[in-house]
Context: one part of a larger RNA
RNA sequence: UGACGGGGGCCCGCACAAGCGGAGGAGCAUGUGGCUUAAUUCGAUGCAACGCGAAGAACCUUACCAGGGCUUGACAUGCAGCUGCACGUCCCGUGAAAGCGGGAUUCCUUCGAGGGUGCUGCACAGGUGCUGCAUGGCUGUCGUCAGUUCGUGCCGUGAGGUGUUGGGUUAAGUCCCGCAACGAACGCAACCCUUGUGUUUAGUUGCCACCGCCGGUGAUGAGCCGGCGAGCACUCUAAACAGACUGCCCGUACAAGCGGGAGGAAGGUGGGGACGACGUCAAGUCAGUAUGGCCCUUACGCCCUGGGCUGCACACGUGCUACAAUGGUCGGUACAAUGGGAGGCAAUACCGCGAGGUGGCGCAAAUCCGUAAAACCGGCCUCAGUUCGGAUUGGAGUCUGAAACUCGACUCCAUGAAGUUGGAUUCGCUAGUAACGGCGCAUCAGCUACGGCGCCGUGAAUACGUUCCCGGGCCUUGUACA
Numbered sequence: 001u002g003a004c005g006g007g008g009g010c011c012c013g014c015a016c017a018a019g020c021g022g023a024g025g026a027g028c029a030u031g032u033g034g035c036u037u038a039a040u041u042c043g044a045u046g047c048a049a050c051g052c053g054a055a056g057a058a059c060c061u062u063a064c065c066a067g068g069g070c071u072u073g074a075c076a077u078g079c080a081g082c083u084g085c086a087c088g089u090c091c092c093g094u095g096a097a098a099g100c101g102g103g104a105u106u107c108c109u110u111c112g113a114g115g116g117u118g119c120u121g122c123a124c125a126g127g128u129g130c131u132g133c134a135u136g137g138c139u140g141u142c143g144u145c146a147g148u149u150c151g152u153g154c155c156g157u158g159a160g161g162u163g164u165u166g167g168g169u170u171a172a173g174u175c176c177c178g179c180a181a182c183g184a185a186c187g188c189a190a191c192c193c194u195u196g197u198g199u200u201u202a203g204u205u206g207c208c209a210c211c212g213c214c215g216g217u218g219a220u221g222a223g224c225c226g227g228c229g230a231g232c233a234c235u236c237u238a239a240a241c242a243g244a245c246u247g248c249c250c251g252u253a254c255a256a257g258c259g260g261g262a263g264g265a266a267g268g269u270g271g272g273g274a275c276g277a278c279g280u281c282a283a284g285u286c287a288g289u290a291u292g293g294c295c296c297u298u299a300c301g302c303c304c305u306g307g308g309c310u311g312c313a314c315a316c317g318u319g320c321u322a323c324a325a326u327g328g329u330c331g332g333u334a335c336a337a338u339g340g341g342a343g344g345c346a347a348u349a350c351c352g353c354g355a356g357g358u359g360g361c362g363c364a365a366a367u368c369c370g371u372a373a374a375a376c377c378g379g380c381c382u383c384a385g386u387u388c389g390g391a392u393u394g395g396a397g398u399c400u401g402a403a404a405c406u407c408g409a410c411u412c413c414a415u416g417a418a419g420u421u422g423g424a425u426u427c428g429c430u431a432g433u434a435a436c437g438g439c440g441c442a443u444c445a446g447c448u449a450c451g452g453c454g455c456c457g458u459g460a461a462u463a464c465g466u467u468c469c470c471g472g473g474c475c476u477u478g479u480a481c482a
Stems, first nucleotide, its partner, number of pairs: 001482002003479003007476007015466002019429005026321008034312002042053002064307007073124001077123006084117002088105007107115002126296002129294003135290001137285003140281001142279001147186006153162003166177003192273004197242007206232002211229007245267001248261005323422001327381006340369002344363002349358003388419001393414007435458007
C1' cells in the first nucleotide's frame, strides 16, 4: 500500500421489511446431468451453464454412426506434358444413390497454336482435428457501482503519501466550504434517440366540421344512412422551433443545497432507451470469422444412401396448462398498436362441421390484404373430480414437402389420466410497474414457438423503517496474510 475480520462508524440497492403474483406438488413442452447406444456430434457448468450458441435437427442443415464410393480432389492459384475438342447435352448398363463403365453429338479463332475446357503428373488444396493456458477480435461479470489515475509542487531514507482526506450536500469524486496543495485526464452529468405539451410549415394514399349536389329511408318535411364535390377546421402524418433553468415566491442554510408553494402539458435527472472508467475472473469463444504452433494427407480430406442429434429405471433448471363460480359454456355486441406482404399478402362469392379447398378483385401498399381478446349484455351450469381439467389412446382427415415409419403441424369424432392450491425452501416486481388479455415479427417449404423480440388493451397493492440476511461504496481500527 492492499486484502481480510462472526471489528467500529456513515451511506446505498426490490437487499430485508410492507405488499401482489409465482416456482418447489400434477400433466405437458423445453434445456441439462446421468444411463443407454453403432452414433445418441460439439461447446456452455456457482452467481455470470441449464427455452444457452440454435432467429426454427424429417432429407439438407450435420460437425456423429453404419455401409457404398473418390484421390490434384467439392473449392483456389501456378507449372509441365498429353492430346481431345470440348464443357455440356442425350442414350444404355450397373447401383440405394454417389460413383463406375460404354456409346452418340460437338466451340470460337488473327490458323501462330491462343482462349476456354478435359486428362496425366508436380507444387498444393482441404481438415467443425488439438491447444481460448500461445493469440486478435467480440462478449459476460462485478456494475450504470462511483470510482481510477496523471503533471508539477510539498512531505517521507524508502516503499509511498498528499491531491482523492475533513465539514455539509447529491443519484453521482455532484456541487459548496475548508485544507500543501494547484491543475488536468478517463469515468458521472449533458450533448444523441424516443415519449409527454404547444406553435409554424405541408395536405396525399390521411381527415370530413362547415357548405353544395345525388341516392336510400321517411310524408316531396325534419332527421338518419351512403356516395360525390368542395375544403385542410379537427385527427393524423413528419420536419423545424418553443418549452424546465431550482428561473419565481416562502422557510431554512455561510454556501452548495433541502422542504413547501405558484404558474405550467410536464418540476427538480419528467418517463424510457442507447451509452459500461482503471481493472477483476489465465471468465467464455480456435465450432462465426481471423490466426501462431502441433497433427492428418488414397485420409482426421471429399461425395452419397440410411440412421442418429428426438433414444429413457431416474435427477435438476426454465416455462405452458390447470386444479375452477372474480369460473366454464352458448348467443349477442364494442374498442387497438407495432409490424409484414410479389415464387408474396389475398377481398366479395361458393364448397366443407372443421383444418382447409375452388377462385381470384385489389395491392411493390398512410391507397389493397387481415374477426383483436380479455371487457360489456343476456341464457344455462350450482360446488361435483363436475358442463372444472385436458394428458393419453383409437379412428377419420387437411396442409407443406421428392418423401411425414423412425420424427411434422393442424382439424373432426370418440376416449377422458394426474390434478381439489402444493414440505423445507425459493424467485420477480415500486406505476401505466406487477398481474391478466390478445396481436405482430424474425428464423422458416412446413413446424414440434408453450421459446425470443416487440406492440397495444384492462390495470392494482404496499414501502413503518434500516435491527437483521445478501451485495456494494467511503472513512477508521486490528493482523503471525501478500
Molecule: small-subunit ribosomal RNA, 3' major domain
Organism: metagenome